[in-house]
Molecule: transfer RNA
Organism: Acidibacillus sp.
C1' cells in the first nucleotide's frame, strides 16, 4: 500500500429493513434491616462521523475516523 472482519450507555453482549434499541453488570435513589456489602422497587445513561437507497436504516450502500487479523 492490497484484502478481511469490527465499532450500539462505564463494561459485557442482543436486536439482520419496521411498533418505545432488549438484557446482564455496574451505578443513583428509595424500601426493608440494629447495620447493609444480602434482598425488593425505580431512575438516569447507547447505535463512531458525514452522505446515499427505503415509507421505513442498528440492519443495505459509499466514505472519513478508530481497532484487530493476515499479504506484501
Nucleotide at each position: 500500500g492490497c484484502g478481511c472482519c469490527c465499532g450500539u450507555g462505564g463494561u459485557c453482549c442482543a436486536a439482520u429493513g419496521g411498533a418505545u434499541a432488549g438484557g446482564a453488570c455496574g451505578u443513583a435513589g428509595g424500601c426493608c434491616u440494629c447495620c447493609g456489602g444480602a434482598g425488593c422497587c425505580u431512575g438516569a445513561g447507547g447505535u463512531a462521523g458525514g452522505g446515499g437507497u427505503u415509507c421505513g436504516a442498528u440492519u443495505c450502500c459509499c466514505u472519513u475516523c478508530g481497532g484487530g487479523c493476515g499479504c506484501a